Transfer RNA from a Lentisphaeria bacterium, 73 nucleotides, folded computationally. Model confidence (mean pLDDT): 82 of 100. The organism belongs to Lentisphaeria, within Bacteria. Rfam family: tRNA. By type it is a transfer RNA. The sequence was found in a public genome assembly.

RNA sequence: AGGGGUGUAGCUCAGUUGGCAGAGCAGCGGUCUCCAAAACCGCAGGUCGCAAGUUCGAACCCUGCCGCCCCUG
Numbered sequence: 001a002g003g004g005g006u007g008u009a010g011c012u013c014a015g016u017u018g019g020c021a022g023a024g025c026a027g028c029g030g031u032c033u034c035c036a037a038a039a040c041c042g043c044a045g046g047u048c049g050c051a052a053g054u055u056c057g058a059a060c061c062c063u064g065c066c067g068c069c070c071c072u073g
Base pairs, nucleotide, nucleotide: 001072002071003070004069005068006067007066010025011024012023013022019056027043028042029041030040031039049065050064051063053061
């Protein structure tokens, strides 16, 4: 330099005909318990890497850039 993959909650990841942003764990509160753990119930937590474009509408489609991983030279 060229090519491919990947980027979504604190962590691990779902999320395609383009139409409400989600799960598990972690956190906080509650029930239970003598106390705690476990279990159960609830709550909070998001610039969907950044920017621009297409569209009535973008995590999703197009373009550029950035981080990480792999391959080629």